This is a predicted structure of a 95-nucleotide RNA (SAM riboswitch aptamer (S box leader)) from Citricoccus sp. WCRC_4.
RNA sequence: UAGCCAUCCAGAGCGGCCGAGAGACCCGGAUCGACGACGCCGCAGCAACCCGCCCUUGACAGGGGACCGGGUGCUACCGCCGGGACCGAUGGGAG
Numbered sequence: 001u002a003g004c005c006a007u008c009c010a011g012a013g014c015g016g017c018c019g020a021g022a023g024a025c026c027c028g029g030a031u032c033g034a035c036g037a038c039g040c041c042g043c044a045g046c047a048a049c050c051c052g053c054c055c056u057u058g059a060c061a062g063g064g065g066a067c068c069g070g071g072u073g074c075u076a077c078c079g080c081c082g083g084g085a086c087c088g089a090u091g092g093g094a095g
Stems, first nucleotide, its partner, number of pairs: 001094001004092005013043005021032002025084005044075003049071004053065004079087001
């Protein structure tokens, strides 16, 4: 990042800083927010996408595990709901 694949009704919050809007965009609705939301930082946790590890197997296929190391991700609401659009987000791989 213009193309490819997978996933998106399960799960998991406290503290500090900040100070007005917030959940990607548009329309409508409902919601969160000065009892401090959103965001940032710290710690904790959830999950099991990737590498490793362990179990299974004839197998470097496939399947399983999360006690453990690493890379991400996530922790109001079904991606908040309905409609829309070159939809979006996250991971993997590719250039």
The prediction has a mean pLDDT of 82.